This is a predicted structure of a 329-nucleotide part of an RNA (large-subunit ribosomal RNA, domain IV) from an archaeon.

Context: one part of a larger RNA
């Protein structure tokens, strides 16, 4: 010096990305419990006091044994309770044994995953929604016979989105797909038929599916949801007017957001001081509604700010106990 413990004076996060790591707290009676809120919770919320020994007292309860036997009397337990003593700094004395509160994102919840660097906001869920399928069916496996769904039949199978609950889910079928129809176009081969005296090869005409042209439908299909002027009696703005445009021209909520580029935006609260954190703003570089929007109780080894408590995290190192190493004899 490193290695596992350990105990520290005053001060307490001044340490760091960040209280990581240690520390506190902890059983079990009791008092008493705020906000929210799906009324079930939250909750052990928080925050208090009590916990060991000895004696007496009262309840109730087991089980002897005397007994004049439904009465008394007399012993040994077990539980509860209350009052008085006694020691100790300290009485769940060892061991075992939650630190706790609030804000705010994410994901509703329990549940699963990268065996051996990732446990999570991912996957998954019930619920919602859409296509598809009437069974000789549809979806899946086989090269075929056949098997699986399923010894089942739409209250059922398959496929794909979204993700409990609440309140909602706006325009836009021009493109890509999908369904659907088609008087009528185009359309291989085969077939019919002509041609070059015949043959063979070749040309051309004619019918024709399926597809496509054409006509509608579909968006909880894939996917999109505009710009330039003017305008109100301060000024600024713009309910209102024009105007190019397009399939429509982002409606309702939310918004420097896990989404904001300029940017540490502005203000307000937090601090002695905050690119943090939390309410508002709204000029959204580039928010948006089952590629789902916003809300949310309870849950979460998730993220995030912040208090109260605690501590060798530090201020500043120090001492001990055990082992390892290196030096020296």
């Nucleotide at each position: 010096u490193c290695u596992a413990a350990c105990u520290g004076a005053g001060g307490g996060a001044a340490u760091u990305c960040g209280a990581c790591a240690a520390a506190u707290u902890a059983g079990u009676c009791u008092c008493g419990u705020a906000u929210c809120c799906u009324u079930g919770g939250u909750a052990u919320a928080a925050g208090g006091g009590a916990u060991c020994c000895c004696u007496g007292g009262a309840u109730u309860u087991g089980u002897g044994u005397u007994g004049u036997a439904u009465a008394a009397a007399u012993g040994c337990g077990a539980a509860u309770u209350c009052a008085g003593g006694g020691c100790u700094c300290a009485g769940u004395g060892a061991c075992a044994a939650a630190g706790g509160g609030a804000g705010c994102c994410c994901g509703a919840c329990u549940g699963u995953u990268u065996a051996a660097c990732a446990a999570a906001a991912a996957c998954u869920u019930a619920g919602c929604c859409u296509u598809u399928c009437g069974c000789a069916a549809g979806u899946c496996u086989g090269a075929a016979a056949a098997g699986a769904u399923a010894a089942g039949u739409a209250c059922g199978g398959a496929a794909g989105g979204u993700g409990a609950c609440a309140u909602c889910u706006g325009c836009c079928c021009a493109g890509u797909g999908c369904c659907a129809g088609u008087a009528c176009c185009u359309c291989a081969a085969a077939c019919u038929u002509c041609a070059u005296u015949c043959c063979a090869a070749u040309g051309g005409a004619g019918c024709u599916a399926a597809g496509g042209g054409c006509u509608g439908g579909u968006a909880a299909a894939c996917g999109g949801c505009g710009g330039g002027a003017a305008u109100a009696a301060c000024u600024a703005u713009a309910a209102u007017u024009c105007u190019c445009u397009u399939a429509a021209g982002g409606u309702a909520g939310c918004g420097a957001a896990a989404u904001g580029c300029c940017u540490u935006g502005u203000c307000g609260u937090u601090u002695g001081a905050a690119u943090g954190a939390c309410g508002a703003c709204u000029u959204g570089c580039a928010u948006g509604a089952a590629u789902g929007a916003u809300g949310u109780a309870a849950c979460g080894a998730g993220g995030u700010u912040c208090c109260c408590a605690u501590u060798g995290u530090c201020c500043c190192c120090a001492g001990u106990u055990a082992g390892a190493g290196u030096c020296c004899c």